Small-subunit ribosomal RNA from an uncultured bacterium, 1486 nucleotides, folded computationally. The sequence is in RNAcentral, with records from ENA and SILVA.
[in-house]
RNA sequence: AACGAACGCUGGCGGCGUGGUUUAGGUAAGCAAGUCGAACGAUCUUUCCUGGGUUCGCCCAGGAUUGAUAGUGGCGCAAGGGUGAGUAACACGUGGGUAAUCUGCCUUCGAGUUCGGGAUAACAUUUCGAAAGAGAUGCUAAUACCGGCUAAGACUACGGAGGCUUCGGCCUUAGUAGUAAAAGAUGGCCUCUCAUUAAGAUGCUGUCACUUGAAGAGGAGCCCGCGUUCUAUUAGCUAGUUGGUAGGGUAAAGGCCUACCAAGGCGAUGAUGGAUAGCUGGUCUGAGAGGAUGGUCAGCCACACUGGGACUGAGACACUGCCCAGACUUCUACGGAAGGCUGCAGUCGAGAAUCUUUCGCAAUGGGGGAAACCCUGACGAAGCGACGCCGCGUGAGUGAUGAAGGCCUUCGGGUUGUAAAGCUCUGUCACUUGGGAGGAAGAUCCUUGACGCUAAUAGUGUCAAGGGUUGACAGUACCAAGAGAGGAAGCCCCGGCUAACUCCGUGCCAGCAGCCGCGGUAAUACGGAGGGGGCAAGCGUUGUUCGGAUUUAUUGGGCGUAAAGGGUGUGUAGGCGGCCUUGUAAGUCAGGUGUGAAAUCCCUUGGCUCAACCAAGGAAGUGCACUUGAAACUGCGUGGCUUGAGUAUAAGAGAGGAGAGUGGAAUUCCCGGUGUAGAGGUGAAAUUCGUAGAUAUCGGGAGGAACACCUGUGGCGAAGGCGACUCUCUGGCUUAAUACUGACGCUGAAACACGAAAGCUAGGGGAACGAACGGGAUUAGAUACCCCGGUAGUCCUAGCCGUAAACGAUGGGCACUAGGUGUAGGGGGGUUAAACCUUCUGUGCCGUAGCUAACGCAUUAAGUGCCCCACCUGGGGAGUACGGUCGCAAGACUGAAACUCAAAGGAAUUGACGGGGACCCGCACAAACGGUGGAGCAUGUGGUUUAAUUCGACGAUACGCGAGGAACCUUACCAGGGUUUGACAUGUAUCCGAAAGCCUUGAGAAACCUUGGCCCUCCCUCUGGGACGGAUACACAGGUGUUGCAUGGCUGUCGUCAGCUCGUGUCGUGAGAUGUUGGGUUAAGUCCCGCAACGAGCGCAACCCUUAUCCUUAGUUGCCAGCAUAACCAGAUGGGCACUCUAAGGAGACUGCCGCAGAUAAUGCGGAGGAAGGUGAGGAUGACGUCAAGUCAGUAUGGCCCUUAUGCCCUGGGCGACACACGUGCUACAAUGGCCGGUACAAAGGGUUGCCAAACCGCAAGGUGGAGCCAAUCCCAAAAAGCCGGUCUCAGUUCGGAUUGAAGGCUGCAAUUCGCCUUCAUGAAGCUGGAAUCGUUAGUAACCCCAUAUCAGCCAUGAUGGGGUGAAUACGUUCCCGGGUCUUGUACACACCGCCCGUCAAGUCAACUGAGUCGAAUGCACCCGAAGUCACCGACUUAACCCGUAAGGGAGGAAGGCGUCGAAGGUGUGUUCGGUAAGAGAAACU
Repeated sequence: AACGAACGCUGGCGGCGUGGUUUAGGUAAGCAAGUCGAACGAUCUUUCCUGGGUUCGCCCAGGAUUGAUAGUGGCGCAAGGGUGAGUAACACGUGGGUAAUCUGCCUUCGAGUUCGGGAUAACAUUUCGAAAGAGAUGCUAAUACCGGCUAAGACUACGGAGGCUUCGGCCUUAGUAGUAAAAGAUGGCCUCUCAUUAAGAUGCUGUCACUUGAAGAGGAGCCCGCGUUCUAUUAGCUAGUUGGUAGGGUAAAGGCCUACCAAGGCGAUGAUGGAUAGCUGGUCUGAGAGGAUGGUCAGCCACACUGGGACUGAGACACUGCCCAGACUUCUACGGAAGGCUGCAGUCGAGAAUCUUUCGCAAUGGGGGAAACCCUGACGAAGCGACGCCGCGUGAGUGAUGAAGGCCUUCGGGUUGUAAAGCUCUGUCACUUGGGAGGAAGAUCCUUGACGCUAAUAGUGUCAAGGGUUGACAGUACCAAGAGAGGAAGCCCCGGCUAACUCCGUGCCAGCAGCCGCGGUAAUACGGAGGGGGCAAGCGUUGUUCGGAUUUAUUGGGCGUAAAGGGUGUGUAGGCGGCCUUGUAAGUCAGGUGUGAAAUCCCUUGGCUCAACCAAGGAAGUGCACUUGAAACUGCGUGGCUUGAGUAUAAGAGAGGAGAGUGGAAUUCCCGGUGUAGAGGUGAAAUUCGUAGAUAUCGGGAGGAACACCUGUGGCGAAGGCGACUCUCUGGCUUAAUACUGACGCUGAAACACGAAAGCUAGGGGAACGAACGGGAUUAGAUACCCCGGUAGUCCUAGCCGUAAACGAUGGGCACUAGGUGUAGGGGGGUUAAACCUUCUGUGCCGUAGCUAACGCAUUAAGUGCCCCACCUGGGGAGUACGGUCGCAAGACUGAAACUCAAAGGAAUUGACGGGGACCCGCACAAACGGUGGAGCAUGUGGUUUAAUUCGACGAUACGCGAGGAACCUUACCAGGGUUUGACAUGUAUCCGAAAGCCUUGAGAAACCUUGGCCCUCCCUCUGGGACGGAUACACAGGUGUUGCAUGGCUGUCGUCAGCUCGUGUCGUGAGAUGUUGGGUUAAGUCCCGCAACGAGCGCAACCCUUAUCCUUAGUUGCCAGCAUAACCAGAUGGGCACUCUAAGGAGACUGCCGCAGAUAAUGCGGAGGAAGGUGAGGAUGACGUCAAGUCAGUAUGGCCCUUAUGCCCUGGGCGACACACGUGCUACAAUGGCCGGUACAAAGGGUUGCCAAACCGCAAGGUGGAGCCAAUCCCAAAAAGCCGGUCUCAGUUCGGAUUGAAGGCUGCAAUUCGCCUUCAUGAAGCUGGAAUCGUUAGUAACCCCAUAUCAGCCAUGAUGGGGUGAAUACGUUCCCGGGUCUUGUACACACCGCCCGUCAAGUCAACUGAGUCGAAUGCACCCGAAGUCACCGACUUAACCCGUAAGGGAGGAAGGCGUCGAAGGUGUGUUCGGUAAGAGAAACU
């Protein structure tokens, strides 16, 4: 895009079309083929006349006349109409032939139409039968039937001549002989004839009919060329088969049929068989070539319940004819009969699905008829169905406050939307009323005229004019008027493709989906709504066809790796084929002629108001046939040529093949000697061998197999393959130079041959190796890898198998298209020999153009061309099943489908990953020190428990984390009690009151409720108003409710790792690459050098802070060297600012200097100087990003949720529970220690709700006290380890301090749950910690104290800081972990915590096999054998003709009989296909 469509929703009108695609299933009742009385007899009938009768109604007879029709007869019924079952065929299409034919009716032309005859229906009578129907006897007619005459012409036989020819024959024309005709009807008339005067016919004449010829038209039969589906898992088929002769038969050629003779005919260019199918013009699609299709219309064919058969006829083997058989249905008196909608309409059935049992012959056409006319379900119309195409309408204009309502909203508004309403109009369609065509022209009748026939003025035929008559549709189309916007819009879609977006609901549910894919709480994708888009009386969906699809490739594809080169050769058919000459004209090209039906398509016009539709004309129809020409090319011939191909000659290389023989090394075994305890084997072992003497070693022997070194991307061969040496036989190849043949060539279905290894058969052989097997190990297991053994086999002979990643994953041949460099074998030049130059044939590597998706290939092509062959067409199923062929078997070759998936695959890219590689780094390992893991306790977590044990955090990167302070509060949890504009914010309305504050009463656990009192402000017009408080109502507040996977912000981690990117350029089809890689170097993508890159950014480093040295400045609260005072002491005092220190500013360090190394670089190593040396030490600082990492409970915030509660207040409880498990810590286990006494040295902090001195009290915690201090001034404040002295003496202790008791202290409203501290008493586990695991590289670890934040107090052993004492070790980078760079592989990309394989279990459908069983089709053989044709017989019977007076006979017919053939049926035996199936098997899919 299309449709004979169907389904869903919806539906106003009209025109034109179209409508049983399925069961060629069954069909009730109706209609669809009759007509002619001018062919005929008869019967009935209308009207009239005559005669007779009469009961006066009428009846009978004859004649004329009208109408009807059962029968005889003629024509028709073979057309029209339906359907597509069958048919793969001369069925159809196209073009020819018929010299091999027929043709009713029709047209034209010719000749005729004579004389006779006998029957028979109807009818009457009668018989049988239920019926259908049948029979007998008798009568009668014809355009029915029969005989004779005639015969122009026809036909047959014999024959002469001419012409043509496809050589078969045909045409024309003399002659002779023979054969075969006919029918009348009707109108008119009396000219002729007859008969009679009246009408007539046997006569004449017109028309029709009839006979016989010739021709035409139209139709039909037969034959031929070409075209016409799939299947080879159908390869052979055929006995009337192929041909001939003769005969028969037919309208006609012919094995069409028969007899005889011959043995042919068809087939790989697909016979035969199977499957499917009516064919065509056309139709749909497509740019075309094609592909699909064959409904309506038109041409042809076939069929008519199924099968067979003939009759009649011009024509049939006959849709509404006949006979027979069969199935089915109906009737039946059971004896028999009847029927055939694939005609029109209708009905049932099956189906997704397809109409009225209508009107009419008015038109067109057909049949009959002289005609009127009759018949016509052909046809013309109407009806039904939106089934299709086309047209029209459902209103038009105006209308803004942009109404209301709806929807959305950032709350401002936006949108629906000029849309509506309103106002002004119009009047299509539908409705009502009225008018009203065209389709109708004829035929025929009447009148008139002309012409013809004729004796004719009659009659009649033809033509012309006038008049009358004919409409189913239908009062339809059309026209006019009336009324009134009135009666007339839906469907699909809105994630992308693809035009059109928001809200709500839902929450991987419900659902959507053509593909991709949506949906797991913010869905433009589901459902609804608003809005929008598309189409519109339709819109969607489904189905089917073509297109897109160059995705079967002729146009117009491929085959190294994506699917695809046969394992290799020889070679048949076939295809293709070198140069020159000449001929021909099959192909080819050009012109002409015929045909290519009509319709359709296209063009131009025209008719319906337009269109659809219809009509006319033209064009086209690429085809076929005939014909005329051309001769380049191809073909076919002719004659030549040598370049392709081959032969001869001379050389050459070689693991080419076959056979026979020979050789040495090595292994094993056997014998002997020497010799002794092990050997062997492995990662380590064991099995194993060995004291019966192994292994080792020496000598001898046996036997089998394989041939080290040479050996080389070297050689040979078609491939497989070939490797010691010699001989014999033998194939191919290369080179050189000439000679010869003269296209002899290339390829190659089929066929044939060869064909590794394994395997098979038979017979040998068997050293070594070695499937299977045994044992030992390894392991979770180990049917493996390793070890010890070991059978087939490997070897030989003869045969089979016929496959491999049989690979260059690359078929063969020829030609052309830059080079460079090896190597093998020849030749030429050159040389003493070489090198070297050149050429041919092989074999490699690199590379240009070109090609390729890329990788890559590249004169050995995967380049450019030609020829031939094989093969491919998504993945799986599957190289499977079935069938066939081969094979001893294994199996090979050929080779599907159902079903299933949306991919499978190739090459390359970036990452990630690897029990891949290279390099490098890090307390990563190693080295060292100290811990954890064991104990007790503290703390956090899990779990459990609970009314609640609030919540979050969960590997690293949760777990002394949020929390840097849970008794109340905090608090979010629980129980109970209360409260509802609220504890808190803003605003409105009404009412009340000063509010706030202070004191106070009662109940109560408190919140809260309640009593009394004090106090009583500002403005003012003195009503009131403001502010404030309360009450009520409303907007709203409030939420630690939910979503960290909607978010902001902040944070952790990789990681202080050295990386992450960009611009321009360049390369690549592209993803991307380059830069950023490489050589060095660094802590560093730090720097240097190189480089198709050049630059730049974020990171690194530096800039910042602290600290280490010095200088300057400044000296109080700091300091005290020197001077002085005071002295019990003390910078306490005067004084000073030198020092320390304080805190501001500077200096200093930069590989700057030297040496060496390095590339003259970067840089490294060493050294000097220096307080400090190579980023001096530490901190702050965290790139692009990753983990949907963490946090909605810090705050902020979208959405959702609660609103007398999920908000708020209060009391009490809980967060502190405790069989258990884990993390982080503290204290220990002791003598490097504990205890007692004495004594020394810090830094950094804090302090007015505070730090708190001295002094006194208390054993102590603490109390009293109050000086000083808002701090370099006073206080906290004692620093501790250390040092000195004493004691303890290795023990569960003078270690250790848990636990518990008692007594106290402090804070606080309150220490019961649940605080800290003190004293006395108690004195648990624990004696250095399993597997495992953590921290640390120097002022570090370890050990020791101090301070602070939070804080009333404190569960702090935590956290953050401060100082004191102060080590050990680092060989080194193999390994573990993490990271960086480069490279490599990848089937990974959620990225190895990836992907993925197989079994089993469960499920699923389809297919295979299958004891069987059922059905269909068909072959062969036989039996039976209907109807019927044909042949024969025909004694029964018989009108026409003949003989005969007759009887009778003859000729002919014919009943009947018999035979051949013969459908259905039956029997037997095969084959093919399909259905179904127990059971079992084997796969497949998910």
The prediction has a mean pLDDT of 82.